RNA sequence: GCGUUAGUAGCUCAACUGGAUAGAGUGCUGGCCUCCGAAGCCAGAGGUUGGAGGUUCAAGUCCCCCCUAACGCA
Numbered sequence: 001g002c003g004u005u006a007g008u009a010g011c012u013c014a015a016c017u018g019g020a021u022a023g024a025g026u027g028c029u030g031g032c033c034u035c036c037g038a039a040g041c042c043a044g045a046g047g048u049u050g051g052a053g054g055u056u057c058a059a060g061u062c063c064c065c066c067c068u069a070a071c072g073c074a
Stems, first nucleotide, its partner, number of pairs: 001073007010026004019057001028044005050066002053063002
């Protein structure tokens, strides 16, 4: 340099062939419980879906460019 795959919550990951308000586990905060804590139970906060543009009635999903990472080729 070229190609393939991937990038979604602090972390690990879902989201079907483009369609309902982007969810789960864990972590965090608060409450219940307890002499106090852990565990358990309940509730809550936390997302420009890597960046910018395009297509579409509608984009995490499709297209172009860029950035980052892994792997392959040279």

Predicted 3D model of a 74-nucleotide RNA (transfer RNA) from a Planctomycetota bacterium. The coordinates come from a structure-prediction model, not an experiment, and the mean pLDDT is 80. The sequence is in RNAcentral, with records from ENA. Its Rfam family is "tRNA". Its family is annotated with triplet codon-amino acid adaptor activity in the Gene Ontology. Rfam describes the family as follows. Transfer RNA (tRNA) molecules are approximately 80 nucleotides in length.